[in-house]
Predicted 3D model of an 87-nucleotide RNA (c-di-GMP-I riboswitch aptamer) from Saliterribacillus persicus. It was read from a public genome assembly, where an Rfam model found it. Model confidence (mean pLDDT): 86 of 100. Lineage of the source: Bacteria > Bacillota > Caryophanales > Bacillaceae > Saliterribacillus.
RNA sequence: AAUGGAAAAAGGCAAACUUAUUGAAAAAUAAGGACGCAAAGCUACAGAUCUAACGUAAUUUCUUACGAUGAUGGCUGGGUUACUCUG
Numbered sequence: 001a002a003u004g005g006a007a008a009a010a011g012g013c014a015a016a017c018u019u020a021u022u023g024a025a026a027a028a029u030a031a032g033g034a035c036g037c038a039a040a041g042c043u044a045c046a047g048a049u050c051u052a053a054c055g056u057a058a059u060u061u062c063u064u065a066c067g068a069u070g071a072u073g074g075c076u077g078g079g080u081u082a083c084u085c086u087g
Stems, first nucleotide, its partner, number of pairs: 004085002012037002017032006035074001041080003045077003048072003054067005
């Protein structure tokens, strides 16, 4: 160094929820707040999931279905960076 995280030390991030803003929505950002997390740091390449403005089709309805170019890294894998201990 790889691998690993039982016991530590220094710390770190921040679920649900609330408020404000953005967005068609999913959701995101900021503040508060902690369920948890050894990468719950970054990355949308692969799979999976969510939404459907828009497009297409159907339709008695102004409704249904399908489809990301949208979203999710705290769904999984991959890539990449990193504190400490073991080694």